[in-house]
Context: one part of a larger RNA
Molecule: large-subunit ribosomal RNA, domain IV
Organism: Pseudomonadota bacterium
RNA sequence: CUCCAAGGAACUCGGCAAAAAAGCGGGCGUAACUUCGGGAUAAGCCCUGCCGUGUGAUGAACACGGCCGCAGCGAAAGUUCCUCUGGCGACUGUUUAUCAAAAACACAGCUCCCUGCUCAACUCGUAAGAGGAUGUAUAGGGGGCGAUGCCUGACCAAUGCCGGAAGGUUAAAAAAUUGAGGUAAUUUUGUUUUUAAAACAAAAUUGCCUGCAAUUUUAAGCCCCGGUCAAUGUCGGCGGUAACCCUGACCGUCCAAAGGUAGCGCAAUUCCUUUCCGGGUAAGUUCCGGAGCGCAUGAAAGGCAUAACGACUGGAGGACUGUCUUGGAGAAGUGCUCG
Repeated sequence: CUCCAAGGAACUCGGCAAAAAAGCGGGCGUAACUUCGGGAUAAGCCCUGCCGUGUGAUGAACACGGCCGCAGCGAAAGUUCCUCUGGCGACUGUUUAUCAAAAACACAGCUCCCUGCUCAACUCGUAAGAGGAUGUAUAGGGGGCGAUGCCUGACCAAUGCCGGAAGGUUAAAAAAUUGAGGUAAUUUUGUUUUUAAAACAAAAUUGCCUGCAAUUUUAAGCCCCGGUCAAUGUCGGCGGUAACCCUGACCGUCCAAAGGUAGCGCAAUUCCUUUCCGGGUAAGUUCCGGAGCGCAUGAAAGGCAUAACGACUGGAGGACUGUCUUGGAGAAGUGCUCG
C1' cells in the first nucleotide's frame, strides 16, 4: 500500500484512522428558523454513451425509435459525506516562528474619563526638538464592554476620583519679636593702688553681631463638607404564622451604606451529586427539556436571547467501512541473521 466471508462502531476517552457516498453539468425539488440578505449546491429524486429520424438557424437544445456493456462526467486530472440538537464566540480576521489556532486577542458598535490649542491632553527625549497635526471637541488621547434585539436593578458606609472651603493639624525657608551668647559705649556701686586718673568685678541702659533657641505670620496635603458606581467594589441573619399535612402571601426582632431586582439556573458556575422528574437507549455518571433555599448565578470583570458564521467543543442518527468480533492473503521497502 491492495483485497476480504458474515456482522457493521460490538473498537475507542472519542468513528481516531480508514472506508463509503457525493463530486462536473442538466432537469426537478428544497424544511425549521430568520436580522428577509439568508438558511441553500439544504435535504432528496432523475438524467448523461453511441446510431437514426424529426423540430430547430445545417447551432445549442428537445422529442421519438434503436444498439452495446457490470459500468456512458466509462480513462487520467480535478473533490463539501449528510442530517438533528446543545455550549461558547456575533461575523471575515489575529495569535504562543519551534508541543496550545481556541471559548483567547482584535473587531464594528455602546459607554465613561481627559483635552479649548500662546508647546491641547498624551507620548518619546537631559535638552533642543519631534509625534499628536500642517489636525481643533462630528477632533485627538486613555479605560471598560464587545454585532444585533430586550435590558442594564439597590447601595457613596469603605477605597479611589472630582469639587469645596469655615475650623483643626502641618515642612523647609523667610520676616518680625523675645531670649541666650559675644562685643562696644555710657551710668551707678564696690574693691585695689597715695587723691585725680587708671585697672578689675557686678548691675542697669543703649547700639551692633550670631552655623543658637523659642514664639508669631504664611501652602498644598490630611482631618472635615458635598458629589460620583458603564469608578474599585458590596448587595443579611434569627424566630413564628393559613381549619389534614406541607408550604408560608403575613408578623416580630437584630444588624447594615444597601440587603441581589429583571433574567438565567445542578450551568464552561452545584460540594452534597450519577440531585429529582420527563425524553432518547434493551441498558445513558455524558446529552436534551423541565424543576430550584443558587455549597459559591446575576445585570458593560455586562444579564438574557439570537439568524448567519466556526480546521472550536458536547450529544444523537443515516450512509459507510478490517476501528472491532478476528484474523487472513498479497505487494513494495527497511533492519537483523545466513549466504